This is a predicted structure of a 95-nucleotide RNA (SAM riboswitch aptamer (S box leader)) from a marine eukaryotic metagenome. The coordinates come from a structure-prediction model, not an experiment, and the mean pLDDT is 80. RNAcentral holds the sequence, with entries from MGnify.

RNA sequence: CUUAUCAAGAAAGACGGAGGGAUGGGCCCUAUGAUGUCUUGGCAACCUUGUAAAUGCAAGGUGCCAAAUCCCACUCCACAUUGGAGGAAGAUGAG
Numbered sequence: 001c002u003u004a005u006c007a008a009g010a011a012a013g014a015c016g017g018a019g020g021g022a023u024g025g026g027c028c029c030u031a032u033g034a035u036g037u038c039u040u041g042g043c044a045a046c047c048u049u050g051u052a053a054a055u056g057c058a059a060g061g062u063g064c065c066a067a068a069u070c071c072c073a074c075u076c077c078a079c080a081u082u083g084g085a086g087g088a089a090g091a092u093g094a095g
Base pairs, nucleotide, nucleotide: 001095002094003093004092005091006090011040012039013038014037015036019029020028021027023073024072025071026070041065042064043063046061047060048059049058050057051056069089074086075085076084077083078082
């Protein structure tokens, strides 16, 4: 850079000690211990292999396990300050 997906699903323990949810705003999580690291477990099914012929199963390479990618941001439509559609950005897989 290209492409596919992103309203489903899935947490315990140890260490450690103040921030975190990508950015801005909002809102939220957090000393009843966040973020992070490790262990174990789980979810899922993008890729590979085997099996099979089911939208399946197994193993492996990833990924993920608060909230829709937490919501909005830009454009359009309806409308009346809300709703809908698309886009951008981001994340992950494959190339």